[in-house]
Molecule: transfer RNA
Organism: Macrolepiota fuliginosa MF-IS2
């Protein structure tokens, strides 16, 4: 150089035209085991509720509508002379 895959919440990842979700992590309330302390309370184990995060990689296009189609550019990974 050329071909093909990939990029969506901190992370791992779905939604293949029709409100952008899920685990795990955060932060809040709350039930609990355990240590300390006079009682409060602190710190700790395990569970339960909520909730906050997102220009969907950039830019343009089709289209009433675009994570999706399409064209250009970034960046990973693999293939190939």
């Nucleotide at each position: 150089g050329c071909c093909g895959c990939c990029g969506u919440a901190g992370c791992a990842c779905a939604a293949u035209g029709g409100u952008a979700g899920u685990g795990c992590g955060u932060u809040g309330c709350u039930u609990u085991c355990c240590u300390a302390u006079u009682c409060a309370u602190u710190g700790u184990u395990a569970g339960g509720c909520a909730a906050a995060g997102g220009u969907u990689g950039u830019g343009g296009g089709u289209u009433c509508g675009a994570u999706c189609c399409c064209c250009a550019c970034c960046g990973g990974c693999g293939g190939u002379u």